c-di-GMP-I riboswitch aptamer from a Bacillota bacterium, 89 nucleotides, folded computationally. The sequence was found by an Rfam model in a public genome assembly. Rfam family: c-di-GMP-I riboswitch aptamer. About the family: GEMM was predicted in a large-scale screen for bacterial structured RNA regulatory elements. Its mean pLDDT, the model's own confidence on a scale to 100, is 85. NCBI's taxonomy places the organism under Bacteria, Bacillati, Bacillota.

């Protein structure tokens, strides 16, 4: 020059589950508690998967059930986007 590529340091979020609470449910939201995260920081109106099925539609003779179906939800499922801390043996 090239190529590979750490340590350190400050910190940072927060599964499961338990209470409260919002929701038809999926889950969300606060506390509490760490199972993991180098983006486990934002984006769900950019893709994909997934999870729910309230409205609706259709079925059964009925009470109900049941079958489809996102405008519900999941960024801690993933592509991908935008941003962020330390750092050169």
């Nucleotide at each position: 020059c090239c190529c590979g590529a750490a340590a350190c340091a400050a910190g940072g979020c927060a599964a499961a589950c338990g209470c409260a609470u919002c929701g038809a449910a999926a889950g969300g939201u606060g506390c509490g508690g760490a199972c993991g995260c180098a983006a486990a920081g934002c984006c769900g109106a950019c893709g994909g998967a997934u999870c729910u099925a309230a409205a609706g539609a259709c079925g059964c003779g009925a009470a109900g059930c049941g079958u489809c179906c996102a405008c519900g939800a999941u960024g801690g499922c993933u592509g991908g986007g935008c941003u962020g801390c330390c750092g050169g043996u």